[in-house]
Context: one part of a larger RNA
RNA sequence: GACGAACGCUGGCGGCGUGCUCCUCACAUGCGCGUCUAACGAGGAUCAGUUGAUUGAGAGCUUCCGCAGGAUUGAACUUGAUUCGAGUGGCGGACGGGUGAGUAACUUCGUGAGCAACCUGUCCCAGACAGGGGGAUAACACUUGGAAACAGGUGCUAAUACCGCAUAAGACCACGGUAUCACAUGGUACUGGGGUAAAAGGUGUAAACCGGUUUGGGGUGGGCUCGCGUCCGAUUAGAUAGUUGGUGAGGUAACGGCCCACCAAGUCAACGAUCGGUAGCCGACCUGAGAGGGUGAUCGGCCACAUUGGAACUGAGAGACGGUCCAAACUCCUACGGGAGGCAGCAGUGGGGAAUAUUGGGCAAUGGGCGAAAGCCUGACCCAGCAACGCCGCGUGAGUGAUGAAGGCCUUCGGGUUGUAAAGCUCUGUUAUAGGGGACGAAGGAAGUGACGGUACCCUAUAAGGAAGCCCCGGCUAACUACGUGCCAGCAGCCGCGGUAAUACGUAGGGGGCGAGCGUUGUCC
Numbered sequence: 001g002a003c004g005a006a007c008g009c010u011g012g013c014g015g016c017g018u019g020c021u022c023c024u025c026a027c028a029u030g031c032g033c034g035u036c037u038a039a040c041g042a043g044g045a046u047c048a049g050u051u052g053a054u055u056g057a058g059a060g061c062u063u064c065c066g067c068a069g070g071a072u073u074g075a076a077c078u079u080g081a082u083u084c085g086a087g088u089g090g091c092g093g094a095c096g097g098g099u100g101a102g103u104a105a106c107u108u109c110g111u112g113a114g115c116a117a118c119c120u121g122u123c124c125c126a127g128a129c130a131g132g133g134g135g136a137u138a139a140c141a142c143u144u145g146g147a148a149a150c151a152g153g154u155g156c157u158a159a160u161a162c163c164g165c166a167u168a169a170g171a172c173c174a175c176g177g178u179a180u181c182a183c184a185u186g187g188u189a190c191u192g193g194g195g196u197a198a199a200a201g202g203u204g205u206a207a208a209c210c211g212g213u214u215u216g217g218g219g220u221g222g223g224c225u226c227g228c229g230u231c232c233g234a235u236u237a238g239a240u241a242g243u244u245g246g247u248g249a250g251g252u253a254a255c256g257g258c259c260c261a262c263c264a265a266g267u268c269a270a271c272g273a274u275c276g277g278u279a280g281c282c283g284a285c286c287u288g289a290g291a292g293g294g295u296g297a298u299c300g301g302c303c304a305c306a307u308u309g310g311a312a313c314u315g316a317g318a319g320a321c322g323g324u325c326c327a328a329a330c331u332c333c334u335a336c337g338g339g340a341g342g343c344a345g346c347a348g349u350g351g352g353g354a355a356u357a358u359u360g361g362g363c364a365a366u367g368g369g370c371g372a373a374a375g376c377c378u379g380a381c382c383c384a385g386c387a388a389c390g391c392c393g394c395g396u397g398a399g400u401g402a403u404g405a406a407g408g409c410c411u412u413c414g415g416g417u418u419g420u421a422a423a424g425c426u427c428u429g430u431u432a433u434a435g436g437g438g439a440c441g442a443a444g445g446a447a448g449u450g451a452c453g454g455u456a457c458c459c460u461a462u463a464a465g466g467a468a469g470c471c472c473c474g475g476c477u478a479a480c481u482a483c484g485u486g487c488c489a490g491c492a493g494c495c496g497c498g499g500u501a502a503u504a505c506g507u508a509g510g511g512g513g514c515g516a517g518c519g520u521u522g523u524c525c
Stems, first nucleotide, its partner, number of pairs: 001524003005521005012394006018387002020352001025350003029347003034091003039088002043084007051076001060067002098305003109229007118222002123218007131165001133163002140155006171196003175192007201210003231277003238268003243265006250258001280302004284295004307328005330341004358384001360383003366380001367378004397427004407418004431466001432462006441452001469514005474495003480509005490497002
C1' cells in the first nucleotide's frame, strides 16, 4: 500500500459498487420453461342467430262445457363468436442461472497452427420440387385392477403424427473414363451406364404470407490433432501388458488401441518418468521504479459438476441441474402390497462458523423461448430492501467577540493554561423537517406503454436548531504535566517500563494524529 474481511469503541446524509472465503452439509414453503388453436380432433362454459317441443297472461266469443288466439316460458337441433382446461403434434426445455467437488491434463487452460479425418437446428443466398394413396392412435365413451402413484382391456376419431407407391439431380453407394492439382493415405472438376432415398399443409374474398422436401454455398456454433507454456516433493528411481507398434474387422460426424482378434516386443524416464501432496485455468486484480512476487471474489472467456455411482434414449446438439432407467445412502407418504423426492436457480430455514442480506416490486427497459400477430412466459435482467463492507462526495455551521468571564488543571501563589474557545451580537440554509411543482430513462408515421417513483431535481417556509468520535503522547514516532500505585496492579510491535517523586501502569488536565470513522487481528507485496 491492498482486502469479498472479522473483532472493539463510535456512528448524520448521499452516489456507485460489493456481500457464505467454512459443510459439493441437510432442506419446510413459494416461484425459477414454457409457448403455438394460423398443425389436429373432441369437450365444458358464456353470448348471438335459425327452427321450435312445451308453458299459456290480458282482452274476445260462448249453448258456461269450452273455442279461437297468442304476450310470455323456453327442451332440443344447427351455425357463428368468445373463453377455459386436458390430449395428439411442432419448436424450445443442450440457452440463460448456480457452484468449484474433481482435474497437474492436448479429456484442462493460454497462445499459435492444422483437419486432403469432421458435424452444424434455427438464420442468409441460390437451384429444383411438392403427384397419388393407406393403416393406425391419444383425446373421448364403457370398463378392470390399485389406498395411491399409476397401469390394463374393448370400441370410435383427426392431423404439418406414422407408412408404402410415383417422380429423381451435379445428393449417396459400388464400378468405369478424362483433365488437373498435390501434402503420404489422396483432393478437385467434368462425365458414362446401374442402384438407393423426398415432401404437408395452414391463414386469407383475393393478392399474398407463413410453412414442407432435396441440393449447393455462406454464416454461426462445435468436434478432433499438434508445437510451446502451465505448482511442490528424489526422505518418490524405475514405470508400463491394451502397455508400444503392425495387419484385419468393428465403431464414430470424424482420426485414433477408441474397441476386438492375431502378430511383433516394444514405449516412457535424471531434459525427472512413475508415485505422493496441493490446485479449476485465463483476461485480469494487488504490490513494485521495473524485473519480479502474490492472488484467481465481483465482471468477461474456457472447462468440470448437479445427493453418490453407472447407463443409455430422444434430438441438429446432452451421456441432459428443475428429462428417463438402474444401484446406493438419506427424507417423506402408505390401506404394508407399493410409491414420492433431490435449492452447487431466486428468496428463505436448520447446522457449521470470527463472518456474509429480503420467503420484496416489475416485465417499463435490455436480452431470451414460443407465436403470422396480438400476446404469453422469463427469481435472466431492471429495480427496491438490509449491512460504514469498500471507494468517492457533503455536513455537524460562518463572521465578530477580552473583562482574556465562570469552572477545571498546574503553580515558584506573582501567575500560567484551557482560550476567541464559551456567552453575547450579526448572518447563512449545505443538510434536516413541512408544503407546492415534478422528470430523463419511451424506441417507431401517430397514439398508447415506467417497476423504480411522486424518486431525482426545482420553488417556498421554519429554526443553529437533529448530526463527533477513535487511537496515541519513553525512543523508533508528531505530541507533558499532576495525582494514585509501589517488580503489585498492569503495559508491550522491538528496545524495554513498574521494587515511594513512573513524561512507559491507572485517572485527570493539556497536547498530537486521523476523522464518520478510528484502532486491533489476519493475509499478500